[in-house]
Molecule: small-subunit ribosomal RNA
Organism: uncultured bacterium
RNA sequence: AGAGUUUGAUCAUGGCUCAGGAUGAACGCUGGCGGCGUGGAUAAGGCAUGCAAGUCAAGGGGGCUCGCAAGAGCAACCGGCAGACGAGGUAGUAAUAAGUAGGUACGUCCCUCAAAGUCAGGCAUAGCUCGUCGAAAGACGGGGUAAUUCCUGAUAGUCCCUCCGGGGUAAAGAUUUAUCGCUUUGAGAACGGCCUGCUCGGUAUCAGCUAGUUGGUAAGGUAACGGCUUACCAAGGCUAUGACGCCUAGGGGACCUGAGAGGGUGACCCCCACCGAUGGAACUGAGAUACGGUCCAUACACCUACGGGUGGCUGCAGUCGUGAAUCUUCCACAAUGGACGAAAGUCUGAUGGAGCGACGCCGCGUGCAGGAUGAAGUGCUUCGGCAUGUAAACUGCUUUUAUAGGGGAGGAAGUUUAUUGACGUUACCCUAAGAAUAAGAGGUUGCUAAACUCGUGCCAGCAGCAGCGGUAAUACGAGUGCCUCAAGCGUUAUCCGGAAUUACUGGGCGUAAAGGGUGCGUAGGUGGUCUUAUUAGUCUUGUGUUAAAUUCUUCGGCUUAACCGGGGGCAUGCACAGGAAACGGUAAGACUUGAGGAUACGAGGGGUCCGUGGAAUUCUAGGUGUAGCGGUGAAAUGCGUUGAUAUCUAGGAGAACACCAAAAGCGAAGGCAGCGGACUGGAGUACUCCUGACACUGAGGCACGAAAGCGUGGGUAGCGAAUGGGAUUAGAUACCCCAGUAGUCCACGCCCUAAACGAUGAUUGUUUGUUUUUUGGAGUAUCGACCCUUCAAGAGACGAAGCUAACGCGAUAAACAAUCCGCCUGGGUAGUACGACCGCAAGGUUAAAACUCAAAGGAAUAGACGGGGACUUGCACAAGCGGAGGAACAUGUGGUUCAAUUCGACGGUAAACGAAAAACCUUACCAGGGUUAGAAAUCUAGUUGAAGACUAGCAGAAACGUUAGUCGUCGCAAGACAAUUAGACAGGUGCUGCAUGGUCGUCGUCAGUUCGUGGCUUGAGUUGUUCCCUUCAGUGGGGUAACGAACGCAACCCUCGUUGUCUGUUAUAAGUAUCAGACGAGACUGCCCCCUUUCCGGGGGAGGAAGGUGAGGAUGACGCCAGAUCAGCAUGGCCCUUUGAUACCCUGGGCUACACACGUGUUACAGUGCCGACCACAACGGGAUGCGACGGGGAAACCCCGAGCCAACCCUCAGAAAAGUCGGCUAAGUUCGGAUAGGGGUCUGCAACUCGACACCCUUGAAGCUGGAUUCGCUAGUAAUCUCGGAUCAGCAAUGCCGAGGUGAAUACGUUCUCAAGUCUUGUACUCACCGCCCGUCAACCCAAGGGAGCUGGGAGUACCCGAAGUCUGCGUUUAUCGCGGCCUAAGGUAAGCUCAGUGACAGGGGGUAAGUCGUAACAAGGUAACC
Repeated sequence: AGAGUUUGAUCAUGGCUCAGGAUGAACGCUGGCGGCGUGGAUAAGGCAUGCAAGUCAAGGGGGCUCGCAAGAGCAACCGGCAGACGAGGUAGUAAUAAGUAGGUACGUCCCUCAAAGUCAGGCAUAGCUCGUCGAAAGACGGGGUAAUUCCUGAUAGUCCCUCCGGGGUAAAGAUUUAUCGCUUUGAGAACGGCCUGCUCGGUAUCAGCUAGUUGGUAAGGUAACGGCUUACCAAGGCUAUGACGCCUAGGGGACCUGAGAGGGUGACCCCCACCGAUGGAACUGAGAUACGGUCCAUACACCUACGGGUGGCUGCAGUCGUGAAUCUUCCACAAUGGACGAAAGUCUGAUGGAGCGACGCCGCGUGCAGGAUGAAGUGCUUCGGCAUGUAAACUGCUUUUAUAGGGGAGGAAGUUUAUUGACGUUACCCUAAGAAUAAGAGGUUGCUAAACUCGUGCCAGCAGCAGCGGUAAUACGAGUGCCUCAAGCGUUAUCCGGAAUUACUGGGCGUAAAGGGUGCGUAGGUGGUCUUAUUAGUCUUGUGUUAAAUUCUUCGGCUUAACCGGGGGCAUGCACAGGAAACGGUAAGACUUGAGGAUACGAGGGGUCCGUGGAAUUCUAGGUGUAGCGGUGAAAUGCGUUGAUAUCUAGGAGAACACCAAAAGCGAAGGCAGCGGACUGGAGUACUCCUGACACUGAGGCACGAAAGCGUGGGUAGCGAAUGGGAUUAGAUACCCCAGUAGUCCACGCCCUAAACGAUGAUUGUUUGUUUUUUGGAGUAUCGACCCUUCAAGAGACGAAGCUAACGCGAUAAACAAUCCGCCUGGGUAGUACGACCGCAAGGUUAAAACUCAAAGGAAUAGACGGGGACUUGCACAAGCGGAGGAACAUGUGGUUCAAUUCGACGGUAAACGAAAAACCUUACCAGGGUUAGAAAUCUAGUUGAAGACUAGCAGAAACGUUAGUCGUCGCAAGACAAUUAGACAGGUGCUGCAUGGUCGUCGUCAGUUCGUGGCUUGAGUUGUUCCCUUCAGUGGGGUAACGAACGCAACCCUCGUUGUCUGUUAUAAGUAUCAGACGAGACUGCCCCCUUUCCGGGGGAGGAAGGUGAGGAUGACGCCAGAUCAGCAUGGCCCUUUGAUACCCUGGGCUACACACGUGUUACAGUGCCGACCACAACGGGAUGCGACGGGGAAACCCCGAGCCAACCCUCAGAAAAGUCGGCUAAGUUCGGAUAGGGGUCUGCAACUCGACACCCUUGAAGCUGGAUUCGCUAGUAAUCUCGGAUCAGCAAUGCCGAGGUGAAUACGUUCUCAAGUCUUGUACUCACCGCCCGUCAACCCAAGGGAGCUGGGAGUACCCGAAGUCUGCGUUUAUCGCGGCCUAAGGUAAGCUCAGUGACAGGGGGUAAGUCGUAACAAGGUAACC
């Protein structure tokens, strides 16, 4: 000192969270010792038991015990002193408290000093004794008695009162001495009472409070002043600088935190206050309204003989209860202190100590040194090793601590000696044995130090925040390692810090939260220049005080430290005294620049009222005129033959004012517009003059305040919420159309809000500029105006510095300064609830919380997208040609079926696709039968070389099993080879293409995608790559804060087209032209004309086989789709397999099923055709388990024979088909079409049943007459059409695919529209990127708060009733501790309200919750711009 978290990324705003310190703490795990501290924070709830306040016998008389006596002891009673201290607690109290600084109308036991005195007498009473009552507590009566008890008298000073004459008030003795006492007075010390200033919580959703209230007079009362109390008189007193009320709270020294300023707290220790079960009251006393005294009332508890009594732990221990939680019913008066006493001494739960609790702080220890084979075990591993780790074992050493034994203090001072220690077998010292008695907790994704393996599989769980977990989790659980701290470590709670996140130090308000809608103005705050005086502010000096302890510092004492002691010291506040006079205040005087006024001009939709004008609209009447008008995207409702619309004339009505008109003008804002008049407000300029600071701002207050709305009365042409109708639509309570009420208009009265916006408060001063415009002035000029220069006041644009997160602002500041006011402090809840005020109402103003989220929001950036824009391209559309979609069949897919119909592929980018050939095999599927180290592979070890192979037979569906026969190694050797056994291991078309490699599809053969250096920006990013011309092209050129470069484009490669040279077999009879191969040439906008910018290029032409890329192919940038493939192959991980497999073998079946749907094709529907006959012209290819000629057989498929050919040779192969010639068919389900079906054959093959083909034959002869919505291909040797070949292959379901040649078109105006793509720009709330985002109702569950008929409880008062004890007072008598009254009053009761909580049927809204319903409101022009 900062860090994490909003975003695809960035900057800023802003909240949330973390790292630090602390605690009277608690909880979890763990726990060796000592020292010093500390420990009921909750129920001021209730308390058993013991103790916590007594003492004095030298005040008194008597009693009891011991004693012969002298005397000693005990303690009740009278009396004295103490009990008002000490100890405890924090309930109440926001001021009768506290702190601090002052004051005096006062008091004082004990103590100190000084002075004076202490004389005389008397009446009682307890104890005791006798008696009575009562359970007890206790009470009553009779008798007699003492005192330092009480009473009377005397004396009376420096005492008190006083009218100044006078009057009044004391005492106590004890004693042998000495002394201790007593009374009065004065002084002191110390303590207390009372009074005053200042300081000391929250709340204004508490704004008015107060009748003894404020003051006076008199009296009473008090120690004392005083409304302290009473009577009378007056009507005061307090309050926005917060009275009164409500809520909360003991205050301070101090403690925690913080750099400080501050913020929080008020345990222990000290000071003060208050309290003693709750409420009230007095007595005694120096002192109390008295914790361990009294009386009364109330509640509670206990005893009881039921009549009545007793009690107060918030003293020390302890107990119950409560609670997350807080100790021993200990020892001692040895020390310090207190009470009493002459003293000894007694008492002392104050205190000194011990005990319990890691509750805190501090200190120490749990060993040290050596020790590598880096042991074992464990974990990981790339299998090589690595880590744990010198750690252990082992060897040597030490003994703090704990344990045992011995010694052993200080604390002790008395009063002369003597005696006296709870702690304490203590601290401390010595000795002994022995590593012996002693380590855990949390963490390990980032923040934040520290990682691997296994298990789990959005489960279980973690989490302070971000977040982790859906089969490879460093985040869950475990293990191992590591990290941090350590007798502790973590968690929870609370406080400060970080947080400049309430900002005094030290923040903000255009768009992030935040400027009041505007003005006038009160209080308040602030205030121009000069002089003088003064000094409650200010500054300075001194004095007093601010207790001690604490903090800081220094020295010292416990072995050190914590802890403790001595010294020093500051800050701050208050008071008093002295000084200064700059600033501020005050008083006085002066000034003119701020402000205001006078005079003179001119501008203006400024305001109020009155009058008036034309255009348009609509209505009425009339004329002309006829069938439509109107409206829309298109229509319809509507109007019109009773005459509309259109047009003309005349008249009426209401509202608004075209052009001028402008970025213009005026006004405080809202706002203001035809023209004229009346009245009236403000501002500006010019010139001098006048007043002399009169100023600025402005909480409350007052006034104004668009539109809508409300009330009363008018008015109503047009427009037009609501409403009706017509459309649109899935719906359409909307957008569009036809009507139309309130309203809009006027007068008067309310309402008081707007995105009331410049989202920018008012005032003053300072700070480079350019330009436009409005008003007024000056100068120059002019006849005058304009122009030019300049001043002031407004209104705009662009911009320097500066500011800003950026956008932007920039003399009209959002710059630099000053004064005053208003406002903000995360989002939602919510500008809502409750309360109050205002309003006729609608509603407005003021204004929360619970709960919930980790964000919400601003500016800018790159993309993507838009039913945004501009430009460009493409068989994208258009123009054409031919198809698909209808039929039958073939084939693939879905679905269904099945034992199985194996699997994959699913918009474009799956569907004649993997598959360039499913009868068995293939084959992965199903049924059944079998094998288990395996059908195939590698290694090691052993054995064997008659192992085994082939043929035949048997059982069997086969695999397989078994029998018989035949054959049966190589090498010189080592050994090789083969078989078998055993062990390592195999095998898997099982899963994951979302773990992967490789390969491929797609955008797309589209022209794009980037980098280095430099520049710009706070930054993400940008520039380059944008712009202009051009191109098929980011192709080329120009320009340019860019300059270069890379991958793509193009070129290089192949084929075809022209040609040269060479070679030449099998071609040809030959030559050699064809043909084949190799090497070359040729095309480059090279030439001419035109256009363009000189360049790049475009259009046309010549020549040429070919012309502007000659045609075609191969070649596919950065990337996108978690695209496809684990079944082509490879491969991580997982899974199956020691008896019954997901492996392997075999037989049969299936992949060929069939109500249906879709894709791709073939054949057709016929005459540009079909049938028959005749007759031409190709190219690419293939061939030895092959192609197979010639010849023969058959009607044919085909068969027999088998020449030639390993192919420019032979075969296929000749008949290529369409084309051509001749003939037939004549518009029909046909001489079209060929499906389906029956019969007979051929071929392949172990085998054609499921399930083959036939360009084999005969017979049968279905649908179909050109195909709905919609949709596909193609721009030239292309489409269309016609045949031919090949791969796979025994054969073939091929109409598929890949090639070959033959014949051979039509059309393109053009880019509005559809689709796709590219560049630039624009908007965005999207970034999983529009298949996006997102809103509201309803339905379900949960949560909190408000309302609510009411119900219950608490609090503070008011009025009245009753009224204990007690002070004061009146009267009475039997004069007493009396009785009866009176005033006041606690508690209680009655009544009406106030206030705060709890609860409440019900109704309403709010918030939340992976996958509910309905729509589509917002974000793009969001499809009606959005919003107020």